RNA sequence: UAACAACAAGGCCAACUCUGCUGUGAGACAGGGACGGAAAAUCGCGGAUCUUUAGUAUCACUCACAAAGACAGCCGGAUUGCCGAA
Numbered sequence: 001u002a003a004c005a006a007c008a009a010g011g012c013c014a015a016c017u018c019u020g021c022u023g024u025g026a027g028a029c030a031g032g033g034a035c036g037g038a039a040a041a042u043c044g045c046g047g048a049u050c051u052u053u054a055g056u057a058u059c060a061c062u063c064a065c066a067a068a069g070a071c072a073g074c075c076g077g078a079u080u081g082c083c084g085a086a
Base pairs, nucleotide, nucleotide: 004084012037013036017032018031019030020029022027035073041079042078043077045076046075047074049070050069051068052067053066055065056064
């Protein structure tokens, strides 16, 4: 230095849920709490999933397409990165 992610220490994040608040909605934010996490840090670039809609299609619902969104703790991708050195 790199692969690696065992042990130890000190920190960090926070699923589900409750309360408040915000959004048509998926969801976001704040606080409590703690299922878990070495990228559970950042970026919606590809796919998946979800939401909305004046559109296309359908007798109609559903489904599909399209548009606009959500999701980084679904899978890939990009960028950066703590401790340790068995």